[in-house]
Context: one part of a larger RNA
RNA sequence: GGAUGAACGUUGGCGGCAUGCUUAACAAAUGCAAGUCGGACGGGAAACAUAAGAAAUGGUGUUUCCAGUGGUGGACGGGUGAGUAGUGCAUAAGAACCUUCCCUUGGGAGAGGAACAAUAGAUGGAAACGACUGCUAAUACCCCAUAGGAUGAGGAGCAAAAUGAGGAAUCCGUCGGAGGAGGGGCUCGCAUAUGAUUAGAUAGUUGGUGAGGCAAUAGCUUACCAAGGCAAUGAUAAGUAGCUGGUUUGAGAGGAUGAUCAGCCACACUGGGACUGAGACAUGACCCAGACUCCUACAGAGGCAGCAAUGGGGAAUUUACUGCAAUGGGUGAAAGCCUGAUGUAGCAACACCGCAUGGAGGUAGAAGACCCACGAGUCAUGAACUUCUUUUCCUGGAGAAGAAGAAAUGAUGGUAUUUAGGUAAUAAGCAUUGGCUAACUCUGUGAUGCCAACCACGGUAAUACAGAGGAUGUAAGCGUUAUCU
Numbered sequence: 001g002g003a004u005g006a007a008c009g010u011u012g013g014c015g016g017c018a019u020g021c022u023u024a025a026c027a028a029a030u031g032c033a034a035g036u037c038g039g040a041c042g043g044g045a046a047a048c049a050u051a052a053g054a055a056a057u058g059g060u061g062u063u064u065c066c067a068g069u070g071g072u073g074g075a076c077g078g079g080u081g082a083g084u085a086g087u088g089c090a091u092a093a094g095a096a097c098c099u100u101c102c103c104u105u106g107g108g109a110g111a112g113g114a115a116c117a118a119u120a121g122a123u124g125g126a127a128a129c130g131a132c133u134g135c136u137a138a139u140a141c142c143c144c145a146u147a148g149g150a151u152g153a154g155g156a157g158c159a160a161a162a163u164g165a166g167g168a169a170u171c172c173g174u175c176g177g178a179g180g181a182g183g184g185g186c187u188c189g190c191a192u193a194u195g196a197u198u199a200g201a202u203a204g205u206u207g208g209u210g211a212g213g214c215a216a217u218a219g220c221u222u223a224c225c226a227a228g229g230c231a232a233u234g235a236u237a238a239g240u241a242g243c244u245g246g247u248u249u250g251a252g253a254g255g256a257u258g259a260u261c262a263g264c265c266a267c268a269c270u271g272g273g274a275c276u277g278a279g280a281c282a283u284g285a286c287c288c289a290g291a292c293u294c295c296u297a298c299a300g301a302g303g304c305a306g307c308a309a310u311g312g313g314g315a316a317u318u319u320a321c322u323g324c325a326a327u328g329g330g331u332g333a334a335a336g337c338c339u340g341a342u343g344u345a346g347c348a349a350c351a352c353c354g355c356a357u358g359g360a361g362g363u364a365g366a367a368g369a370c371c372c373a374c375g376a377g378u379c380a381u382g383a384a385c386u387u388c389u390u391u392u393c394c395u396g397g398a399g400a401a402g403a404a405g406a407a408a409u410g411a412u413g414g415u416a417u418u419u420a421g422g423u424a425a426u427a428a429g430c431a432u433u434g435g436c437u438a439a440c441u442c443u444g445u446g447a448u449g450c451c452a453a454c455c456a457c458g459g460u461a462a463u464a465c466a467g468a469g470g471a472u473g474u475a476a477g478c479g480u481u482a483u484c485u
Stems, first nucleotide, its partner, number of pairs: 001485004006481005013355004019348002021313001026311002030308003035072003040069002043066008052057001079267003088192001091189001093187002097184003102180004107175002110144001112142002120133002123130002164171002194238001200230001202228001205227008242264004246257004269290005292302003319345001322343002327341001328339004358388004368379003393422006402412001429474005434455002440469005
């Protein structure tokens, strides 16, 4: 000199565009962050219309709502970096695998049955939440039938299915098979920071056979057999650490770093465990144990490293905002619904970039200040004054694109932009001034009080302290501190 997710001091006009708990993976008040489907199903409630009836009554249809059964999604999206030094990541290969939804292809869906919620009754509990009896539907569940398939041959066995909408054509859904795409699991070569004041370490350990197990390979597990496999090319143990694309610096080699964005991994109060499912050993699911908090009738409830907000810690980091209009996701036949993903707005000079704080003329070289050799000189064309302009600013008018379309649909936002009018009007600081290092004089002080990165300065003529005037640098910033190069 360059750089930063910076902080502190001081000053502060505008716009664009990014970024914003690096510390306590500390604790957690409050609200929201994952639902959706009535075109799978039975029931309950309400509104409207209407056939019948003298009325009470009550049939049918449409719409909406409520839980429940069922389907699908809650394994994505969002957060964090605690753990992890190789079950990770980066790169390059491989064979013994799985795959919901999606695409392609060729087939199937025959005949039956029994329940369980909801609801009703009665009932336990303070609550959370239950237990009992009886009824009922389905794309929920079960049985029979049928079938591809594997083998050299024979025999025996095994396993499917669902309907719904529509006047209909037909459409959606369903079952098992083959191929694909995308996704995932597994194995392996090489590479991956520190120290030897860590030198030996390992018994399912290394290999084989049989058996089990898995979607699949495998000591993955087990019985038996063998005694192996690792290590100064650093095993083992220890401390530290998420890895990478990148970022930053440097001419490069290299050094440092891993915020935002993107890929992978790991975690979800701490430690274990399985269930469901195509997929989890599951952040807003379940079970057990533990710490903590709430409630307490002693039985229970909870988990912000989601978005805001709060306390705490800290030098230090924002709003309990708005909208689903766009992009994307879930679901649905669709309309739609949900979406703190995301789009926007707010706050912060926190970074980068751009613009402004006026332009031209103006000597009586004004007043004033500083300095002085008392003649003068400097601030200084600077001001005043004359004239011009209106970027900004203020006040009115018009007013988007982003919307894909036949039309409708804009949170942002009356924003950007544009137009008319108005006044130089609303807008400059900070640091330095001995050398390094651009920029000097006076006054005060007198080894005192200070200053200071280093050399050093200050002892009565201090360009080094303090003040004043001038100057230099930079500029909505400037300087200091911290860290890297």
Molecule: small-subunit ribosomal RNA, 5' domain
Organism: Capsicum pubescens